RNA sequence: GGGCGGGUAGCUCAGAGGCCCAGAGCACUGCGUUGACAUCGCAGGGGUCAUAGGUUCGAAUCCUAUCCCGCCCACCA
Repeated sequence: GGGCGGGUAGCUCAGAGGCCCAGAGCACUGCGUUGACAUCGCAGGGGUCAUAGGUUCGAAUCCUAUCCCGCCCACCA
C1' cells in the first nucleotide's frame, strides 16, 4: 500500500429501511424477601448507534470519506 470483518448502554452482544423518538444478558440503583448476607422477585437509571457528509417521505440499517481495532496479502530491507 491492497483486501476482508468489526465499532450500538459500564461489559458481552442482538438488531440488516418504517413493527424501534433502539433492545437482551451481566453489572449498577431502589423496594420486597432474610436475624443478617447470598439467592430470588418487582421496579428503575444509563445510548447524539465511531466521526462527518450524502441518498430517501423515512437511516443504527444503504452510499462516500475519515478515525480506531482485528485478520490476510503485497512491498521495503
Transfer RNA from a Dehalococcoidia bacterium, 77 nucleotides, folded computationally. The sequence is in RNAcentral, with records from ENA. Lineage of the source: Bacteria > Bacillati > Chloroflexota > Dehalococcoidia. It matches the Rfam family "tRNA".